[in-house]
Context: one part of a larger RNA
């Protein structure tokens, strides 16, 4: 240097944008750097290898040849890579017209329910459990009717596989601002592309800082039970928190445990969005994009995957190399802290 892998055995960064780098459609042409061929020089000798000779053989000695990663100069070739120039439209993108959607942000607004407060009716219980008790209630509770306050979440629609978003995630309704996707037909740009070490941004929940808010729920905590005990499971309470604004944190079984892009490879049945043709308006047919189920070849250790590949190939990145020690120690970087990130060794099996 080559050779193996990453759904579940060790292994895909949580996700995107993008710098360097790597890789890159089609055609004509210049150059000739890479590349290929020839020549010349060099690549000391000895040794190794091949083939002769000399010591009786051999070791040993000796002649010739070959070999010597290569390097330099020069001549030539011009396919491929590269580079300069000109063109192309299939990749990529722009414009126009439509279209679906819980995509994001801000403001406003609605009803049901829980809780609390006020008032009416009303009387002895309520609540809770396996059974109880703590708890609440004659200072009038629970129940019920009327009024009010406040916070949080949005029943039905709703889907058992649905939609959107890069991922995290996203659900009452209305308005405004705003991102992306898909479809159709034309026009335009003319390779502008793919990936992406560093970098930057986003990133559930819990957590942290400051200031608000606080109905319900509820770590911690208290009490009641249970139990041998019960620092639990069950019950009654209950504070952080959950909510809002701004800032920090940067982790998850951040999962499809499956990186991104491109091409190719039998099928069947659903479902969502578009445009087209036909229609007896029930729907049918072909098509583009998404999302599912089942299965064929092929693949796989098996399970299974199977045009949304884990099949057949190409490009680029990340990662793995026995278990424990250990995602620990030390150091660096980041953080207010909690901690995060990078990440060993001794020893041991």
């Nucleotide at each position: 240097c080559u050779g193996g892998g990453c759904g579940u055995a060790a292994a895909g960064c949580g996700u995107g944008c993008g710098u360097a780098g790597g890789c890159g459609g089609u055609u004509c042409u210049g150059c000739g750097a890479g590349u290929u061929g020839g020549a010349u020089g060099u690549g000391a000798a000895a040794g190794c290898c091949c083939u002769g000779g000399g010591c009786u053989c051999a070791a040993c000695c000796u002649g010739g040849g070959a070999a010597u990663g290569g390097c330099a100069u020069u001549c030539a070739a011009g396919a491929c890579u590269g580079u300069g120039g000109g063109g192309c439209u299939g990749g990529a993108g722009u414009u126009u017209g439509g279209u679906a959607g819980a995509g994001g942000g801000u403001a406003g607004u609605g009803g049901a329910a829980u809780u609390c407060c006020c008032g009416g009716u009303g009387u002895a219980g309520c609540g809770g459990u396996g059974a109880a008790a703590u708890g609440c209630g004659u200072a009038g509770a629970u129940a019920u009717c009327g009024g009010g306050a406040g916070g949080a979440a949005c029943a039905c629609c709703c889907a058992u596989g649905g939609c959107c978003g890069a991922a995290g995630g996203c659900a009452g309704c209305u308005a405004c601002c705003u991102g992306g996707g898909c479809c159709a037909a034309a026009a335009c740009u003319g390779a502008c592309g793919c990936u992406g070490a560093g970098g930057c941004a986003c990133g559930a929940a819990a957590g942290c800082g400051u200031g608000g808010g606080g109905a319900g729920c509820a770590a911690a905590c208290a009490g009641g039970a249970u139990u041998a005990g019960a620092u639990a499971c069950c019950c009654u309470g209950g504070u952080a928190g959950u909510c809002c604004a701004c800032g920090c944190g940067g982790u998850a079984a951040a999962c499809g445990a499956u990186g991104a892009g491109a091409a190719c490879u039998u099928g069947a049945c659903g479902u969502c969005g578009g445009a087209c043709g036909g229609u007896u308006c029930g729907c049918c047919g072909a098509u583009c994009g998404g999302u599912g189920u089942c299965g064929g070849a092929g693949c796989u250790a098996a399970c299974g995957c199977a045009u949304u590949a884990a099949g057949u190939u190409c490009u680029c990145c990340g990662c793995c190399u026995g278990g424990g020690g250990a995602g620990u120690a030390c150091g660096g970087c980041c953080g207010c802290a909690a901690g995060g990130u990078u990440g060993a060794a001794a020893c041991u099996c």

Small-subunit ribosomal RNA, central domain from an uncultured bacterium, 349 nucleotides, folded computationally. Model confidence (mean pLDDT): 86 of 100. The RNAcentral record of the full RNA draws on ENA.